Small-subunit ribosomal RNA, 5' domain from a Candidatus Gastranaerophilales bacterium, 497 nucleotides, folded computationally. Its mean pLDDT, the model's own confidence on a scale to 100, is 83. The source organism's lineage runs through Bacteria, Bacillati, Candidatus Melainabacteria and Candidatus Gastranaerophilales.
[in-house]
Context: one part of a larger RNA
RNA sequence: GGACGAACGCUGGCGGUGUGCCUCAUACAUGCAAGUCGAACGAGAAGCUGACUUCGGUCAGUGGAAAGUGGCGGACGGGUGAGUACUAUGUAGGAAAUCUGCCUUAGGGUGGGGGACAACAGAGGGAAACUUCUGCUAAUACCCCAUAUGAGCUUGGUUGAAAUACCAAUCUUGAAAGUUCCGGCGCCCUAAGAUGAGCCUGCACCUGAUUAGCUAGUUGGUGGUGUAAUGGACUACCAAGGCGAUGAUCAGUAGCUGGUUUGAGAGGAUGAUCAGCCACAAUGGGACUGAGACACGGCCCAUACUCCUACGGGAGGCAGCAGUAGGGAAUUUUGCGCAAUGGGCGAAAGCCUGACGCAGCAACACCGCGUGAAUGUUAAGCCCUUCGGGGUGUAAAGUUCUGUCAAUUGGGACGAAUUUUGACUGUACCAAUAAAGGAAGCACCGGCUAACUCCGUGCCAGCAGCCGCGGUAAUACGGGGGGUGCAAGCGUUGUCC
Numbered sequence: 001g002g003a004c005g006a007a008c009g010c011u012g013g014c015g016g017u018g019u020g021c022c023u024c025a026u027a028c029a030u031g032c033a034a035g036u037c038g039a040a041c042g043a044g045a046a047g048c049u050g051a052c053u054u055c056g057g058u059c060a061g062u063g064g065a066a067a068g069u070g071g072c073g074g075a076c077g078g079g080u081g082a083g084u085a086c087u088a089u090g091u092a093g094g095a096a097a098u099c100u101g102c103c104u105u106a107g108g109g110u111g112g113g114g115g116a117c118a119a120c121a122g123a124g125g126g127a128a129a130c131u132u133c134u135g136c137u138a139a140u141a142c143c144c145c146a147u148a149u150g151a152g153c154u155u156g157g158u159u160g161a162a163a164u165a166c167c168a169a170u171c172u173u174g175a176a177a178g179u180u181c182c183g184g185c186g187c188c189c190u191a192a193g194a195u196g197a198g199c200c201u202g203c204a205c206c207u208g209a210u211u212a213g214c215u216a217g218u219u220g221g222u223g224g225u226g227u228a229a230u231g232g233a234c235u236a237c238c239a240a241g242g243c244g245a246u247g248a249u250c251a252g253u254a255g256c257u258g259g260u261u262u263g264a265g266a267g268g269a270u271g272a273u274c275a276g277c278c279a280c281a282a283u284g285g286g287a288c289u290g291a292g293a294c295a296c297g298g299c300c301c302a303u304a305c306u307c308c309u310a311c312g313g314g315a316g317g318c319a320g321c322a323g324u325a326g327g328g329a330a331u332u333u334u335g336c337g338c339a340a341u342g343g344g345c346g347a348a349a350g351c352c353u354g355a356c357g358c359a360g361c362a363a364c365a366c367c368g369c370g371u372g373a374a375u376g377u378u379a380a381g382c383c384c385u386u387c388g389g390g391g392u393g394u395a396a397a398g399u400u401c402u403g404u405c406a407a408u409u410g411g412g413a414c415g416a417a418u419u420u421u422g423a424c425u426g427u428a429c430c431a432a433u434a435a436a437g438g439a440a441g442c443a444c445c446g447g448c449u450a451a452c453u454c455c456g457u458g459c460c461a462g463c464a465g466c467c468g469c470g471g472u473a474a475u476a477c478g479g480g481g482g483g484u485g486c487a488a489g490c491g492u493u494g495u496c497c
Base pairs, nucleotide, nucleotide: 001497002496003495004494006493007492008491009490010489013369014368015367016366017365018364019362020361021327026325027324028323030322031321032320035072036071037070040069041068047062048061049060050059051058052057079280080279081278089204090203091202092201093200094199098197099196103193104192105191106190107189108188109187110186111145112144113143114142120135121134122133123132124131125130150173151172152171154169155168156167157166158165178185179184206252207251208250213243214242215241218240219239220238221237222236223235224234225233255277256276257275258274259270260269261268262267282303283302284301285300286299305316306315307314308313333359335358336357337356341355342353343352344351345350372401373400374399375398381392382391383390384389405438407433408432409431410430411429415424441486442485443484444483445482446467447466448465452481453480454479455478456477462469463468
């Protein structure tokens, strides 16, 4: 000198664009943050219409709420960085070792049958959470049979370095679901693609030797288990290996990267916001479902904590958005809207969406603008003085103008897509009006370093980044006048280069 997610002190006019718990991965009141589909299914409240009526209602039609079965989505989106020095990340590769819902392409199929369980009704238990029994019922829920290019064992052949790949044969085995507003939308099998994901390898990847030896599933083989898949991943047996001063092991610290910052560069430091990957969801463990999870707002167990309780038993998880307490030098609103972009479901209308779009707060950062312009010859005041005068100072006043910002009034968009639809918002912007009116501070002035005098103080009070200053003439302390620098900021502190 530059930089900052900064803080503190003094000060503070406006706008645009960004940014905003770096500390306790501490605890959380309250609200919201993941639903949707009646064109899969049964049943169907209120309301409305009509008929009947013993005026209590009943029946039929329409209607479609809340719930239930079923499907798809809750594995995305959002948060955080605790753990992890490598099962991460970055980069370059590999597969004769893999899977992939929705989507696209191509081919083929969608035949026959069955029994349940919710909802519902009835009867219970419980304070509650919830739950038991009996009975009825539908389906694109579940099951069986048939068929199928598929899959599997064995054998043979082909390519190849190698067969687990491909082809053929015997045997075994394996699918489907309907609905419709008749246009379709679906369902099953096979092959391929796309997308996504898993696995393996090379290289790169902080500090410490005041950590020198480490390792028994350890290293390898064979047979198996397991997985979508390779593999000591696991298991039985066999062998005795494997790593290490080119730093193993141990300990400490740490999410990694694109980037950011500094620097002429090399390099150093760093990893907020934005983007990619990883890990985590009170702490620890586990699996279920599923194309995908060992699942933030799913399940089970244990632990700690909080809450309810009729003491028998239950409920909960903000590192989602707001917000609260605490901690701290320190970090915002319990806002508006789905109008746009995107996501889920749906044929669609649409519903949901604290993603997102906006608004609010904060000079927290960057950028831009303003706080007036011209003229005006020495007013007053204040300061200094060698008492002549000098400085503040064209500065003010006065005179003549202008109208940025702000204000008031009127008009008024783009963002919206061929109709509809705008939270922002009567916002941006435009025009008119009046009026210099509402808008300047902060630090410094001994040298480094731009800027000097007076008074007070008297090694005191104090200053200070370094040198140093102050003990009676202090340009260095405190105040006044003046000056210098930057300016809606200025200084200080902290950290990095």
The sequence was found in a public genome assembly.